The prediction has a mean pLDDT of 82. A computed fold for a 544-nucleotide part of an RNA from a metagenome, annotated as small-subunit ribosomal RNA, 5' domain. Its Rfam family is "Bacterial small subunit ribosomal RNA". The RNAcentral record of the full RNA draws on SILVA.
Context: one part of a larger RNA
C1' cells in the first nucleotide's frame, strides 16, 4: 500500500445509499410474528337503543344480528423468517444417470359426476377437578364418514404378438379390483303443482378417476475443495449371496440362513477443525486470505428419542416420552421453549426501536369483496462504511497590533486579519407541493366469445364516472434573512513530507526498526512555526 459487519483515543455540519451481537446454539418479563373460507355444514349471543306491559322488582317484542364468540368441515400451516450447533459426509460444487420413483395446487386432454346408510361435535342435562383439562347421558347438518351401482383409461393376474440386454415401451383377449360432492347465480323450451318454484336446463367454482405437462423433490454415480503418522492397521450387519419383509423408489435399508469375504501408505481407521457455493478481500498474475451483508443448497428449532396427520415433515411459534431449567398449585397435579421482529438480564473491545403501515411488491384463503402477513416498504439509533457537498469567494501593505525567533539590523505567522465590493450551497424561517397509483375493486356503456329456447347468468377486451399512501406535509419548487451557525486529528532524528526556542538532564519520558535523554535533545514536554490527510485524523487487531 489495499481491505474491515470493526474496536478504542480526540475531534465532528449537512445529504444520498448501504451496512449494524463476529462473544454465550446463555437465560428470557411483555406485546406482535398463520390464519382464512357463511357461495361446504348446523348452531347462534350481549351490551346498547326503540317500543308496550309493570306487582316499579321487572317481563315481552323490534333493532342490534344471523353479527361476534365457538364447533363440524375444507385449504394453508412442511412458504415466508431466524441461526450455524452438528456435519469432513454424495453435506456442498460440478457433470452425468434413475429401463429403481414420488408431485397437493397450476395447464392440456379424456370420461364420469348414480342410489343409500349410520354417526359425532357443537347443543342440552348432568358429574368430577383449585386449576389445566375430563366423564356420562341426549339430539342434529355437511362438500366430514361408510355402503351398494357403475368404469372410458387405471392397477393386478394369466396368455398372445412386436421392440428391446434388463421386472420396460407398444397391441390385442380374459378374469379380477378399485371412484365420486356439491355449492352459487341465471332461467322457464319439457314435465310436476299451474302463483312462481321444483325437478329440469345453463353458467361459474367445486368433486372422481385417467393420459400428458409445468413444478417441485427423492435416490445413485463420476471428479473437485482442510490439518496431524508423535493416528497403521480397521471392520461381524462386517462384504457378498438366496429368501422374505420393508419403501414412492434401488439397496443389509432390516431379518432368517449360506459363504468369508471387503477396506488400508494412491492415506483406511483414529484425532483435530469446519456449515458448502456463486462470490468477498488482497495480487500484474499464479497464488494467498476468506465465506459478514445479497443468491443458491444444506443442517438445526431448550437437550436426546419417537412416531402420528398430511401431495410434501419425521413438522422453529404441533403431538408423545425422558432430561435439565423456570413458573403456577389448593400439593393430587399442571403450564413453558425468541437460533421469528423489537425488547431484557449476562457475556463481551463491540453491534440498533418493546416504532409506522399493508399504500407497494410478494405469500396464505377466499368466487369476490377482503381478512392475515415483525416476509416486506418505510421511519429511528449509530461517522460503522462508500460517495456528493459545506465551513465562504473578491480585494485588501502602513507588510497594523499580538505571538514567536533574532546576529537587534531584522525575519515570520501573512492577503492572513481588520477593511471594501460580493454570493447565497447547506443549516433556518414562510408558502406551494409530488412520482411511487396509467394498477387494482365498484358501478353504468361499448364490442366480442361459450352455451342456451333466449336479447338473462357468465368469460374477455376498450373506454366514462368514482375510489385507495405508511413513507409524508417527505423529496422537490420558490420566496425571506443572514457571512451569519459549521475543523480538526496525526506528524515534523533517518526509513518519511516537515525546524526552531524554551524546560529536563540515563531523570520524567519516547520507540514500528535503527535508535533518542547522563547541561546548548531538529528524537523527551511545551511553545512558535511547518507537513500530511481532512469530517475526519491516528491507534489497536486481522488479511494480502
Nucleotide at each position: 500500500g489495499a481491505a474491515c459487519g470493526a474496536a478504542c483515543g480526540c475531534u465532528g455540519g449537512c445529504g444520498g445509499c448501504g451496512u449494524g451481537c463476529u462473544u454465550a446454539a446463555c437465560a428470557c418479563a411483555u406485546g406482535c410474528a398463520a390464519g382464512u373460507c357463511g357461495a361446504g355444514c348446523g348452531a347462534g349471543a350481549a351490551a346498547g337503543u326503540c317500543u308496550c306491559c309493570u306487582u316499579c322488582g321487572g317481563g315481552a317484542g323490534g333493532c342490534g344480528a344471523g353479527u361476534a364468540a365457538a364447533g363440524c368441515g375444507g385449504c394453508g400451516c412442511a412458504c415466508g423468517g431466524g441461526u450455524g450447533c452438528g456435519u469432513a459426509a454424495c453435506a456442498c460444487g460440478u457433470g452425468a444417470g434413475c429401463a429403481a420413483c414420488c408431485u397437493g395446487c397450476c395447464c392440456u386432454c379424456g370420461a364420469g359426476c348414480u342410489c343409500g346408510g349410520g354417526a359425532c361435535a357443537a347443543c342440552a342435562u348432568u358429574c368430577c377437578g383449585a386449576a389445566a383439562g375430563g366423564g356420562a347421558u341426549g339430539c342434529u347438518a355437511a362438500u366430514a364418514c361408510c355402503g351398494g351401482a357403475u368404469a372410458c383409461g387405471a392397477u393386478c393376474u394369466g396368455c398372445c404378438g412386436u421392440c428391446g440386454c434388463a421386472g420396460g415401451g407398444u397391441g390385442g383377449c380374459a378374469g379380477a379390483u378399485g371412484a365420486a360432492a356439491g355449492a352459487u347465480g341465471g332461467c322457464c323450451u319439457c314435465u310436476a303443482c299451474u302463483u312462481g318454484u321444483a325437478g329440469g336446463c345453463u353458467a361459474u367454482c367445486a368433486c372422481u378417476c385417467g393420459a400428458g405437462g409445468a413444478u417441485g423433490g427423492g435416490c445413485u454415480c463420476g471428479c473437485g475443495g482442510c490439518c496431524c503418522a508423535u493416528c497403521a492397521g480397521c471392520u461381524u450387519g462386517u462384504u457378498g449371496g438366496u429368501g422374505a419383509g420393508g419403501u414412492a423408489a434401488c439397496g443389509g435399508c432390516u431379518c432368517a440362513c449360506c459363504a468369508a469375504g471387503g477396506c488400508u501408505a494412491u492415506u483406511a481407521c483414529g484425532g483435530g477443525u469446519a456449515g458448502c457455493u456463486g462470490g468477498u478481500c488482497u495480487g500484474a498474475g499464479a497464488g494467498g486470505a476468506u465465506g459478514a451483508u445479497c443468491a443458491g443448497c444444506c443442517a438445526c428449532a431448550c437437550u436426546g428419542g419417537g412416531a402420528c396427520u398430511g401431495a410434501g415433515a419425521c413438522a422453529c411459534g404441533g403431538c408423545c416420552c425422558a432430561g435439565a431449567c423456570u413458573c403456577c398449585u389448593a400439593c393430587g397435579g399442571g403450564a413453558g421453549g425468541c437460533a421469528g421482529c423489537a425488547g431484557u438480564g449476562g457475556g463481551g473491545a463491540a453491534u440498533a426501536u418493546u416504532g409506522c403501515g399493508c399504500a407497494a411488491u410478494g405469500g396464505g384463503c377466499g368466487a369476490a369483496a377482503g381478512c392475515c402477513u415483525g416476509a416486506c416498504g418505510c421511519a429511528g439509533c449509530a461517522a460503522c462504511g462508500c460517495c456528493g457537498c459545506g465551513u465562504g469567494a473578491g480585494u485588501g501593505a502602513u507588510g497594523a497590533a499580538g505571538g514567536c525567533c533574532c546576529u537587534c539590523g531584522g525575519g515570520u505567522c501573512g492577503u492572513a486579519a481588520a477593511g471594501c465590493u460580493c454570493u447565497g450551497u447547506c443549516a433556518g424561517g414562510a408558502g406551494g407541493g409530488a412520482c411511487g397509483a396509467u394498477g387494482g375493486g365498484g358501478u353504468g356503456c361499448u364490442g366480442g366469445g361459450a352455451a342456451u329456447a333466449a336479447u338473462a347468468c357468465c368469460c374477455c377486451a376498450g373506454g366514462g364516472c368514482u375510489u385507495u399512501g405508511a413513507c409524508g406535509g417527505u423529496a422537490c419548487c420558490u420566496c425571506c434573512a443572514a457571512a451569519g451557525g459549521a475543523a480538526g486529528c496525526a506528524c515534523c532524528g533517518g526509513c518519511u513530507a516537515a525546524c526552531u526556542c524554551c524546560g529536563u538532564g540515563c531523570c520524567a519520558g519516547c520507540a514500528g526498526c535503527c535508535g533518542c535523554g547522563g547541561u546548548a535533545a531538529u528524537a523527551c514536554g511545551g511553545a512558535g512555526g511547518g507537513u500530511g490527510c481532512a469530517a475526519g485524523c491516528g491507534u489497536u487487531g486481522u488479511u494480502c